Context: one part of a larger RNA
RNA sequence: CUAAUGCGAGGGAACUCGGCAAUUUAGCCCCGUACCUUUGGUAUAAGGGGUGCCUGCUCUUUCAGCCUUGUGUUGUGAGAGCAGGUCGCAGUGACAAAGGGGUCUCGACUGUUUAAUAAAAACACAGGAAGCCGCAAGAGCGAAAGCUUGUGAACGGCUUCUGAAUCCUGGCCAGUACAGGUACCUGAAACCUGGGUCCAACUGGGCUAAGGGCCUGCAAACGCCGGGAGUAACUCUGACUCUCUCAAGGUAGCCAAAUGCCUUGUCGGGUAAGUUCCGACGUGCAUGAAUGGAUCAACGAGGGCCCCGCUGUCCCCGCGUAGUACCCGGUGAAACCACAUAACGUGGACGAACAGUCCACGGUCUCCCAGCGGGAAAAGAAGUCCCUGUGGAGUUUUACUGCAGCCUGCUGCUGGAAUACGGUUGUGGAUGCAGAGCGUAGUCGGGAGCCGUCGAUCCCGCAUUCUCCGGGAUGCGGGGGAGGCGACAAUGGAACACCGACUUUCUGCAACCGUGUUUCUCACCGGAGCCUUGUGUUCUGGAACAACAGUAGGUGGGCAGUUCGGCUGGGGCGGCACGCCCUUGAAAAGAUAUCAAGGGCGCCCUAAGGUUGGCUCAGGGGGGACAGAAACCCUCCGUAGAGUGCAAGGGCAAAAGCCAGCCUGACUGGAUCCCAAACAGUAAGGGAUCCAGAGGCGAAAGCCGGGCUUAGCGAUCAUCCAUGUUCCCCCUUGGUGGGGGCUGGAUGUGUCAGAAAAAUUACCCUAGGGAUAACAGGCUCGUCGCGGGCGAGAGUCCCCAUCGACCCCGCGGCUUGGUACCUCGAUGUCGGCUCUUCCUAUCCUGGCCCUGCAUAAGGGGCCAAGGGUGAGGCUGCUCGCCUAUUAAAAGGGAACGUGAGCUGGGUUUAGACCGUCGUGAGACAGGUCGGACUUUAUCUGCUGGGAGUGUUGGCUGCCUGAGGGGAAAGGGUUCCUAGUACGAGAGGAACGGAACGCUGUGGCCUCUAGUUAACCGGUUGUCCGACAGGGCAAACGCCGGGCAGCCACGCCGCUGAGGAUAAGAGCUGAAAGCAUCUAAGCUCGAAGCCUCUCCCGAAAAGAGGCAGCCAUUCCCGUUUCACGGGACGAGGGCGCCCAUAAAAGAUGGGUUUGAUGGGUUCGGGGUGUACGUUGGAAGACUUCGGUCGACCAACUCAGCCUGCGAAUUCCAAUUGCUCGAGG
Repeated sequence: CUAAUGCGAGGGAACUCGGCAAUUUAGCCCCGUACCUUUGGUAUAAGGGGUGCCUGCUCUUUCAGCCUUGUGUUGUGAGAGCAGGUCGCAGUGACAAAGGGGUCUCGACUGUUUAAUAAAAACACAGGAAGCCGCAAGAGCGAAAGCUUGUGAACGGCUUCUGAAUCCUGGCCAGUACAGGUACCUGAAACCUGGGUCCAACUGGGCUAAGGGCCUGCAAACGCCGGGAGUAACUCUGACUCUCUCAAGGUAGCCAAAUGCCUUGUCGGGUAAGUUCCGACGUGCAUGAAUGGAUCAACGAGGGCCCCGCUGUCCCCGCGUAGUACCCGGUGAAACCACAUAACGUGGACGAACAGUCCACGGUCUCCCAGCGGGAAAAGAAGUCCCUGUGGAGUUUUACUGCAGCCUGCUGCUGGAAUACGGUUGUGGAUGCAGAGCGUAGUCGGGAGCCGUCGAUCCCGCAUUCUCCGGGAUGCGGGGGAGGCGACAAUGGAACACCGACUUUCUGCAACCGUGUUUCUCACCGGAGCCUUGUGUUCUGGAACAACAGUAGGUGGGCAGUUCGGCUGGGGCGGCACGCCCUUGAAAAGAUAUCAAGGGCGCCCUAAGGUUGGCUCAGGGGGGACAGAAACCCUCCGUAGAGUGCAAGGGCAAAAGCCAGCCUGACUGGAUCCCAAACAGUAAGGGAUCCAGAGGCGAAAGCCGGGCUUAGCGAUCAUCCAUGUUCCCCCUUGGUGGGGGCUGGAUGUGUCAGAAAAAUUACCCUAGGGAUAACAGGCUCGUCGCGGGCGAGAGUCCCCAUCGACCCCGCGGCUUGGUACCUCGAUGUCGGCUCUUCCUAUCCUGGCCCUGCAUAAGGGGCCAAGGGUGAGGCUGCUCGCCUAUUAAAAGGGAACGUGAGCUGGGUUUAGACCGUCGUGAGACAGGUCGGACUUUAUCUGCUGGGAGUGUUGGCUGCCUGAGGGGAAAGGGUUCCUAGUACGAGAGGAACGGAACGCUGUGGCCUCUAGUUAACCGGUUGUCCGACAGGGCAAACGCCGGGCAGCCACGCCGCUGAGGAUAAGAGCUGAAAGCAUCUAAGCUCGAAGCCUCUCCCGAAAAGAGGCAGCCAUUCCCGUUUCACGGGACGAGGGCGCCCAUAAAAGAUGGGUUUGAUGGGUUCGGGGUGUACGUUGGAAGACUUCGGUCGACCAACUCAGCCUGCGAAUUCCAAUUGCUCGAGG
């Protein structure tokens, strides 16, 4: 350390986002069970009691045997009970085996789901509702053939919404969708037709389908469901009234809710304390009725809150077991790597603004091992947030453009009839009444005649038809037998006979065309039968429809392609700083930026233009009928204080202003130059000068190519126009017509050098950016926090006991901003926990001063950072509010300290719900439930442990103490002083002294407590045949004890003194004959500073001191040397046995001259009385001999064990090896 485990005193959720985790509970039998309820449940509710073993008895029952066949008897198995006896802490003794209850929310339920972060409130569901569909249907797949639903047929299938049951489901059809209708309007091709000289291009008209307009219906279709005033005899409120407005104005219900911003709403409950919870209220940002509303028993690994039980979650941690780790043997990676084998600390005003590398200072002898996780803005991954890209993709839609599909017209496949209606044409018949006029005069032309025994005028009857109701026309029958009409006249706009042509309306017939209906069968389509299975045939049902093909119109996110401006103190929202003009900024040439400051333009004018001539303005003084401050006239002054079509600047007085006359130069063609980006170039656009022509005005000189000037604007392509040009083509020629070129103009791109264009993405992707945001740092400090100056005023009086306005000046770098300097090939982001250190602007404790300080308690200030600054309720919270304490419950920094330390409640992925917004996809610093936190530590740093070298011979032991560390202490209560000082009283100190808690800290284990897989005992199941003795029960099966050790909850210690000071208090004392704590000098004065008391500490390179021991040599060889080898040698090490020590090393002890370890014995201690034997035991059986029997007693304070003490050489530390100064 463990994604291992056991136990725990006292407390018992105080832990925490949250009882997370872990306990608790548990089987069976009996008793007993509430609210509520859909009467089924809830329910194992809850809450109690029992449970072993032994002996005997009763009952039920299975099976078997026997014979006397019976409630028989003997035996066997299963079960239910009763009585007595008996043991233990404990009898479902182990294993196995629900903790329970209350309340709310969501979903009715069982079920399903994101294989690999979401199991849910999401999906489904039974039930409810709507829509489509009569089958060659509807719906789906497919290019089609064909197939599925369908072995189906409306009690069915498909689509959609809702989501059991119960009570219910309100209003609105204005918008959108859908359905139906449609006199009229619109509406394509085809068809008919006009213009176009015929023809053609071209251009009109008519008819007309679907669709649209229009009308109606439909909300369990998409959806939607108001505002302002006044009013009741306290007040408040408003049943009531008025008004605006809508398609209608939210009904029943429900609510600070999974929906309420403000908000921790207000009240009540629960708690000591309640941002959560429950019950209410309703002012509802933004509730609400199948986008279902409300309620609800049961159910839920759903989500809140509370209670009981229980516990190491916690106060507050301790001990044990196991495995890692550590050590030894074997094997042996990877990540990563600017520096090549390596890279210290602190501070910093340097630096790309958070440095191992730069600067300064300090420190550093070299190396190794175990740990920790502060740093390496550690590693991992070309940031997933943000922005950018004329980079993508998914999705949506009333974005743009299309395509399937669907609807509809026409044509083809496509034929025969009948009928009704309509159109056109032809033909026949009839018809035509203003008024006047004899009378029912269609129009025009001709016209003086026409008709009649082939029967005129006239009369009668019948029938049909028209009608202006007067009458007209026609047909048939009968009578009758010779004239009738016109012209003329009259009337009138028009004059009738007769003939011709045309026309209104009606009608007959015929042809053609169209529409509707009916019918036929032969195309075509469906079904069935047959066998010669074929290009078959027959029957039958439809049927010229449908299907299919072509074409035309409509509809058409069903599908596809594409787009979704720019600037910008990040982006978005806002704005236009995107084309022009003027002024300032602009720094006296020119040029010059900002989402800098102040303003304008996208026109206007036939005069407001040209020219000629004339005049002088604003304002003021004086005077004048009505007339006044202002009307008009006279006079004087009047450099512009006026005016200029419009902004501002610059201009302008015999004018550029005002008035008048005549005019159209607001001309045509050409050339050159300039502005247009300071400079170089330049499109559109604008300006200037000159030449030619034709003009205007003027006597003339001259002026005139618009306007006092600087703004008033626009490419290619396309279309159209031109009384321009006459250049080209079509044409045999001419005419007509058409086309092209050149020139000019119009239609417009204001994102204004000019694409044709909507959203969304949290399901997202990619390339990049610290060129650009969110965190942190830097700079700044408005804001924030803290001071100061002045002193109006408050304080009875009195500025300064205390408070202090207006105004002014600072500091800090904690808040919030600004900025965009570092980081986007990644610096982990809120809060909590843990742990350390620093600051002081001091909350407490210490020392002082002032007080509007009597005391006590306070208020303000000075010094002071040594120590302390706590526990809970709510919420993710920081913060804050609250509760009870307290000496006090101070404020801050350290990358808003601290995620290679933890957590993951919040925020901030993917799921889901609500409200609001959006047509929608979706969105929301709105709410809600759920939701993967990686890494073996290389360097450095730190905490510990070692080795080597150095310290001028080596070694052993004992010291010094430079330096470093610590807080080793801090605070309270009570008592005495003392009921004293003080005070009218009430109250009520201090100096000094003592006692006792608390907090912190170091050590220890005698006591108390915990642990104690050493140990002893009890007991369950099972196995070793029984006994005895044991094994196993997921690293003691469970339970009761428990020494040593380790430990806290236990015990002990943590006193005082000295020195120098701070604020302050003083002595003496001048400068300054006084005064003065100060200038010289001197004395005091704090928990603060230094020291003693505790710890480390000669690498303290200035490497120290003291004492003691060894040594200043010997021998051999040799290359004669600072050579090699060997002796001697204080002491050390190894080896061996160990523990008071311990990861490895180290440390300490022992090593036969020995009690170091083991063994043995004794003692102490733990457990609790062993095995065996003997005696007894409730009873039962007996062949009377005895047998079975849980258990009890004695031998027995036994037995067993022992990490402790002592004794004892029985065993093991045997013999040894090696280093070591020597000038």
Molecule: large-subunit ribosomal RNA, half B
Organism: Thermodesulfovibrionales bacterium